[in-house]
Order: sequence, then C1' cells, then structure tokens
RNA sequence: AUAUUCCUUCGGGGUCGGGUGAAAUUCCCAAUCGGCGGUGAUGAAGUGAAUACUUCUUAGUCCGUGACCCGUGCGGUUUUUAGCAGUUAGAAUUUUUUCUUAUUGCAUGGUGCAACUAAAACCAAGCGGUGGAUCUGGUGAAACUCCAGAGCCGACAGUUAUAGUCUGGAUGGGAGAAGGAAUUU
Repeated sequence: AUAUUCCUUCGGGGUCGGGUGAAAUUCCCAAUCGGCGGUGAUGAAGUGAAUACUUCUUAGUCCGUGACCCGUGCGGUUUUUAGCAGUUAGAAUUUUUUCUUAUUGCAUGGUGCAACUAAAACCAAGCGGUGGAUCUGGUGAAACUCCAGAGCCGACAGUUAUAGUCUGGAUGGGAGAAGGAAUUU
C1' cells in the first nucleotide's frame, strides 16, 4: 500500500415582512434552504529555472445514491390454536332469552408432557420496484459544472385553510465520512 472482517465516533438546512379571511408560518405578494459519493476548464497554497507537479477546494437541477412508500423475506420475537350440543339446579326477565353451577357426549394441529414442528400475528438483514427539477447568453479547443441573466424542483401523515420551511413517525433509519483492531497479499 491492497483486500476482507469487526469496533468506535460523526452523519440536513430553511417563512424576515405584508395581504385576504372566522380560520393560513399551508393560499397570494415576498423571503429563505440545498444530504452523500463521482465528474469537473473554478479558486487558493506549496515545490520548481521552466513545460509542469502536489495538496485543499468547486453542481439542489449532469451520473449515481440515502430517507418515505410498495413487493419479496435470510433471520427473529410473541402469544394464540377450541369449543359445540344436551341435561340438572339457581339468578335476572312479562315472555322470548341471557348468565352462573354441576354433569354427559363429541372435539382439542402432530407425540402422553417438554423440546421440536405446523398455523397465526408482529419485527426484519439483504434484494427488487417506485421516486423531483435548466435553459439562454458570454469566454474558450472543450462548459447541463466557470461568469452573467432568467427559470425550475423538493416523500408520507397531521392541521379551524392546500406546507421543501410548522407538528409527527424520528432519542428512529441512513447514503457515507473519520479513526482504530485483526487477518491476507
């Protein structure tokens, strides 16, 4: 230095102000925010005589990816699985009927119990699916990334009124980042 496994820590921002209204941080005007990895012609620093090289940094809207939701389910947890009918006595009730006690018949997922297994409910690694948005001009050899201008986008549930920004699931999950340990080459 490479690869694998494991451990620890970290790992999302945002409604100023005004209008309408009974009611809106949800509508209208306006304000404001931009996860993670990659790419990258930006910028900065350093080395060198120099071509140049090294390090840090540069995209909400490019390529991928995470949270939400749907499917599947490695694996795990939990308890449940069954009562029905008749008779006797008692209680309530106008009656019908209901409840309780005793008892009989049939039944009790598999084995007499347990363990195990089957069924049911719940959780769930991993995998799959779904899931938003950019143009114009400039420079240039080259720009969806630089510069200028104008746009556009943003899970689900809740709400006295429709939410990227409020409240909630969430003291959750998480792309990944940093550090460490063991083993391998």
FMN riboswitch aptamer (RFN element) from Virgibacillus salinus, 185 nucleotides, folded computationally. Its mean pLDDT, the model's own confidence on a scale to 100, is 76. NCBI's taxonomy places the organism under Bacteria, Bacillati, Bacilli, Bacillaceae, Virgibacillus.